[in-house]
RNA sequence: UGGGGUGUAGCCAAGCGGUAAGGCAAGGGACUUUGACUCCCUCACCGGUGGUUCGACUCCACCCACCCCAG
Numbered sequence: 001u002g003g004g005g006u007g008u009a010g011c012c013a014a015g016c017g018g019u020a021a022g023g024c025a026a027g028g029g030a031c032u033u034u035g036a037c038u039c040c041c042u043c044a045c046c047g048g049u050g051g052u053u054c055g056a057c058u059c060c061a062c063c064c065a066c067c068c069c070a071g
Base pairs, nucleotide, nucleotide: 001070002069003068004067005066006065007064010024011023012022018054026042027041028040029039030038047063048062049061050060051059
């Protein structure tokens, strides 16, 4: 420099263009003499900027970070 891949919560990880699952962690509550276990509730506008669209995590362009391949 060229090609490919990945980027979603503190961590892991789903998500056929129609309001973003789940698990762990964290906070609050119930239960308990206390703690643990168990149960309930809360916590992400999706790497950035634009574009397409009535509507974008999803499609397109460019950029950023990381990984792989080639030189």

Predicted 3D model of a 71-nucleotide RNA (transfer RNA) from an Oscillospiraceae bacterium. Its mean pLDDT, the model's own confidence on a scale to 100, is 80. The organism belongs to Oscillospiraceae, within Bacteria. It matches the Rfam family "tRNA". Its family is annotated with triplet codon-amino acid adaptor activity in the Gene Ontology. It is annotated as a transfer RNA.